Transfer RNA from Cyanobacteria bacterium SBLK, 75 nucleotides, folded computationally.
Lineage of the source: Bacteria > Bacillati > Cyanobacteriota.
Rfam family: tRNA.
The RNAcentral record of the sequence draws on ENA.
Its mean pLDDT, the model's own confidence on a scale to 100, is 80.
[in-house]
RNA sequence: AGUCCUGUAGGCGAAUUCAGUUAAGCCGCCAGUCUCUCAAACUGGAGAUUGCGGGUGCAAAUCCCGUCAGGACUU
Numbered sequence: 001a002g003u004c005c006u007g008u009a010g011g012c013g014a015a016u017u018c019a020g021u022u023a024a025g026c027c028g029c030c031a032g033u034c035u036c037u038c039a040a041a042c043u044g045g046a047g048a049u050u051g052c053g054g055g056u057g058c059a060a061a062u063c064c065c066g067u068c069a070g071g072a073c074u075u
Stems, first nucleotide, its partner, number of pairs: 001074007010027003020058001029045005051067005
């Protein structure tokens, strides 16, 4: 210098094929029920604008361009 892979709530992680109604789920967090209290269990709730910036399009986590971080390979 080049090619490829990965990046999504506090953590893990699905959705990416063929763009399509509200971005799943688990753990954690908050409140309630229960309990003498805690834990467990049960019920409910908050938390993402998908690494960042731009483009295309009626519509972008998804496609395109640039860029950042991590990793693998080639030179």